Background
Model confidence (mean pLDDT): 84 of 100. Predicted 3D model of a 117-nucleotide RNA (c-di-GMP-I-GGC riboswitch aptamer). It was read from a public genome assembly, where an Rfam model found it.

RNA sequence: ACCGAGAAGGGCAAACCCCGCGUAAGCGGGGGACGCAAAGCCACGGGUGCUUUCCGGUAUCAGAUACCAAGCGGGGCUUGGUAUCUGAUACCGGAGAGGAUAGCCGGGCUGCCGAAC
Numbered sequence: 001a002c003c004g005a006g007a008a009g010g011g012c013a014a015a016c017c018c019c020g021c022g023u024a025a026g027c028g029g030g031g032g033a034c035g036c037a038a039a040g041c042c043a044c045g046g047g048u049g050c051u052u053u054c055c056g057g058u059a060u061c062a063g064a065u066a067c068c069a070a071g072c073g074g075g076g077c078u079u080g081g082u083a084u085c086u087g088a089u090a091c092c093g094g095a096g097a098g099g100a101u102a103g104c105c106g107g108g109c110u111g112c113c114g115a116a117c
Stems, first nucleotide, its partner, number of pairs: 003114002011036002016031006034103001040109003044106003047101002050098023
């Protein structure tokens, strides 16, 4: 140095509960321990959540226009249907921005102990 002992002294703390912060992912404090030899620090690359914007698609609803049918003295109106367009909502896919995760992986920085190999 690699490596990592039913080694020593210690350290950290998942889920869950309480309080607070945040739209959310999540974070801070207290309790609590599943685990961890870097579970110490850093969002640089990838991944995975969250928020938001844009594009495309599907569904539903609303409105407008056109056509058709039926009804009604007329202009025309009403109802129903079809097509197109617009808007809203939900879901799916893609792209962008912001944010989260270091206990998802890689990378960077730092670091306690010393049996065996």